[in-house]
RNA sequence: GGUCGGGCCCGGUGCACGGGGGGCCCGUGAACCUGGUCAGGGCUUGACCGCAGCAGCCAUAAGCGGCGUCAACCGGGGCAGCGGUGUCCUGGCCGCC
Numbered sequence: 001g002g003u004c005g006g007g008c009c010c011g012g013u014g015c016a017c018g019g020g021g022g023g024c025c026c027g028u029g030a031a032c033c034u035g036g037u038c039a040g041g042g043c044u045u046g047a048c049c050g051c052a053g054c055a056g057c058c059a060u061a062a063g064c065g066g067c068g069u070c071a072a073c074c075g076g077g078g079c080a081g082c083g084g085u086g087u088c089c090u091g092g093c094c095g096c097c
Base pairs, nucleotide, nucleotide: 001094002093003092004091005090006089007088008086009084010083011082013080014079015078017075018074019073022070023069024068025066026065027064028063034059035058036057037056042051043050
């Protein structure tokens, strides 16, 4: 001096992690102010029919809960590839003086 690596540095990717929201799903969820069904009782009727309808039961809205799930976003550190760069650090090999 050349060449091939490693480190450091820079960029980006992936994985795992964390964060606050969102979708979906599940659960819960209304004294009355939601819906359905409405025992009893009530209204109506001579009676039948009919009417409204509390409790109960069912369903559901908002809300709430979920270490259920999905795809994004953000985060800094970790790990693993990839790329880049250097008056930087370092190793091997080759050549010259």
The RNA shown here (Bacterial small signal recognition particle RNA) has 97 nucleotides and comes from Phycisphaera sp. The prediction has a mean pLDDT of 77. It matches the Rfam family "Bacterial small signal recognition particle RNA". The family's RNA type in Rfam is non-coding RNA gene. Lineage of the source: Bacteria > Planctomycetota > Phycisphaerales > Phycisphaeraceae > Phycisphaera.